[in-house]
Molecule: FMN riboswitch aptamer (RFN element)
Organism: marine eukaryotic metagenome
RNA sequence: UCUUCGGGGCGAGGUGUAAUUCCUCGACCGGCGGUAAUAGCCCGCGAACCUUUGUAACUAUUGGUUGAAUCUGUGAAAUUCAGAUGCCGACGGUAUAGUCCGGAUGGUAGAAGA
Numbered sequence: 001u002c003u004u005c006g007g008g009g010c011g012a013g014g015u016g017u018a019a020u021u022c023c024u025c026g027a028c029c030g031g032c033g034g035u036a037a038u039a040g041c042c043c044g045c046g047a048a049c050c051u052u053u054g055u056a057a058c059u060a061u062u063g064g065u066u067g068a069a070u071c072u073g074u075g076a077a078a079u080u081c082a083g084a085u086g087c088c089g090a091c092g093g094u095a096u097a098g099u100c101c102g103g104a105u106g107g108u109a110g111a112a113g114a
Base pairs, nucleotide, nucleotide: 001114002113003112004111005110010026011025012024013023014022027099028098029089030088031045032044033043034042040087041086048065049064050063053060069085070084071083072082073081091102092101093100
């Protein structure tokens, strides 16, 4: 420098004009790098949002915001494993959404190969 890859997940019942969004019950999902040992909830990155500079407009660029875990056990070593109990989830749309639809046939952290 080029090529390829690069996000998962909801049912039943109730109310209602209308809800996979509310209520009840029961489920399900977890990007990337790091780490004495395997991580959604330890550290960091990305996505998202706000913002600075710059441009004809992009690309680019500055700064910022950004969720959640404990206990016991094993061990040389684990907030990462085993057991138990718990918690979290951008923006826009829509009857209030981690799981529906949309920006996105997009972009990125990054991974592999040449």